[in-house]
RNA sequence: UACUUAUCCAGAAAGACAGAGGGAAAGGCCCUAUGAUGUCUUAGCAACCUGUACCGGCUUCGCGCGUGGUGUAAGGUGCUAAUUCCUGCUCCGCCAACGCGGAGACAGAUAAGCU
Numbered sequence: 001u002a003c004u005u006a007u008c009c010a011g012a013a014a015g016a017c018a019g020a021g022g023g024a025a026a027g028g029c030c031c032u033a034u035g036a037u038g039u040c041u042u043a044g045c046a047a048c049c050u051g052u053a054c055c056g057g058c059u060u061c062g063c064g065c066g067u068g069g070u071g072u073a074a075g076g077u078g079c080u081a082a083u084u085c086c087u088g089c090u091c092c093g094c095c096a097a098c099g100c101g102g103a104g105a106c107a108g109a110u111a112a113g114c115u
Stems, first nucleotide, its partner, number of pairs: 003113006013042005021031003026087003043080003048076003051072006057065002084107001089104006
């Protein structure tokens, strides 16, 4: 980098440095000198993976397992404006219309696995 699987309406910010853009992309709508984006420090959220505790399952009966559930939060990531900020494409329902609601797809993000 590509691919596969799972999740994405919950949750969680202060300080220092620096100084103008940022929210992936398009349209919208927002954030921003009352300091954005970024870097660092500290703190926190969460529970994907590892570890660990308990209760099960399987078992060749070996705390043995590509095993289920519930905890925990030590380790590896991730995250800490707005639902992935909203919408675009398809289908369905409602509406006189503008539009509204629902489902799915695409795109994206994160994790784990694989190449």
Molecule: SAM riboswitch aptamer (S box leader)
Organism: Mucilaginibacter psychrotolerans